[in-house]
Context: one part of a larger RNA
RNA sequence: CUCACGUUAAGGAACUCUGCAAAAUGCGUACGUAACUUCGGGAGAAGUACGGCCCCCGCGAGGGGGUGGCACAGAAAUGGCCCAAGCGACUGUUUACCAAAAACACAGGUCUCUGCGAACUCGUAAGAGGACGUAUAGGGGCUGACACCUGCCCGGUGCCGGAAGGUUAAGGGGAUGGGUUAGCGCAAGCGACGCUCAGAACCGAAGCCCCGGUGAACGGCGGCCGUAACUAUGACGGUCCUAAGGUAGCGAAAUUCCUUGUCGGGUAAGUUCCGACCCGCACGAAUGGUGUAACGAUUUGGGCGCUGUCUCGACGUGAGGCUCG
Numbered sequence: 001c002u003c004a005c006g007u008u009a010a011g012g013a014a015c016u017c018u019g020c021a022a023a024a025u026g027c028g029u030a031c032g033u034a035a036c037u038u039c040g041g042g043a044g045a046a047g048u049a050c051g052g053c054c055c056c057c058g059c060g061a062g063g064g065g066g067u068g069g070c071a072c073a074g075a076a077a078u079g080g081c082c083c084a085a086g087c088g089a090c091u092g093u094u095u096a097c098c099a100a101a102a103a104c105a106c107a108g109g110u111c112u113c114u115g116c117g118a119a120c121u122c123g124u125a126a127g128a129g130g131a132c133g134u135a136u137a138g139g140g141g142c143u144g145a146c147a148c149c150u151g152c153c154c155g156g157u158g159c160c161g162g163a164a165g166g167u168u169a170a171g172g173g174g175a176u177g178g179g180u181u182a183g184c185g186c187a188a189g190c191g192a193c194g195c196u197c198a199g200a201a202c203c204g205a206a207g208c209c210c211c212g213g214u215g216a217a218c219g220g221c222g223g224c225c226g227u228a229a230c231u232a233u234g235a236c237g238g239u240c241c242u243a244a245g246g247u248a249g250c251g252a253a254a255u256u257c258c259u260u261g262u263c264g265g266g267u268a269a270g271u272u273c274c275g276a277c278c279c280g281c282a283c284g285a286a287u288g289g290u291g292u293a294a295c296g297a298u299u300u301g302g303g304c305g306c307u308g309u310c311u312c313g314a315c316g317u318g319a320g321g322c323u324c325g
Base pairs, nucleotide, nucleotide: 001320002319003318004317005316006315007314008313010311011310014309019306027051028050029049030048031047036041038145052067053066054065055064056063057062080304081303082302083301084300085299086298087296088295092104093103108143109142110141111140112139113138114137120129121128122127146291147290148289149288151221152220153219156218157217158214159213160212161211162210165209166208167207171203172202176198177197178196179195180194183190184189222240223239224238225237226236249283250280261277262276263275264274265273
């Protein structure tokens, strides 16, 4: 010096990205417990007192008194607590070996498919699962307890429905043309039957075009001018474009670039935090919106307690390192 421990005056987070680590709390009994709340909870909230030994009373739980060196849960394992926010309702699940989470799942919601030899999945098939189930069932997608809600756009894409017209395959259909040659002709050439090659019109579904519907389907949800008797602002007007121009609610937010926005709170001092405002660079309604008791080895901010984290070190115990061997 390193590691594992123990103690430490005064101070008590001044340490530091962060109270990381440590300290503190810890048991039993009694008293006593707030906001909020889904009335269950929150609660072991918080907080306070007592605990030894001896005597007396009582069946007992327990009650009364006394005493003293002032101790008292435990051998050990064994809650620190409170306040305000974010996220996720919750118990669960996960990256076997750097991530346990606000990610996944979840009851619940909704859309959609499926009438049973179901849809769907595996398999070339037979067959099997679905299910020895039958729409209060089963498959798939999205959302994610609960409460209050979930606006506008169907032009594009998807899906569903429609069938008049357009387009359209194989196939059907064979007009017509070619090859061959019996025959005819002086020749050029023509050319039946048969065989054979090519093949027009026309008839041919679904699909697509087309016509409708559909957003808890994929998705989308404007711009520029002007305007009120101070100013400012703009309820109001004009105009262009669009399928329609963002409703409620929320908002510098896990989203805000400018930005440490501005105001308020907390601090002596606060790029964080909380409450507001709204010019939302670039929130917004089941890729759900806004709240929410309870829950969380979750994230952020604050406080009390407590401490060697620190001021700032020191001493001790054990093990290493170092020297000799």
Source information:
The part of an RNA shown here (large-subunit ribosomal RNA, domain IV) has 325 nucleotides and comes from a Spirochaetota bacterium. The RNAcentral record of the full RNA draws on ENA.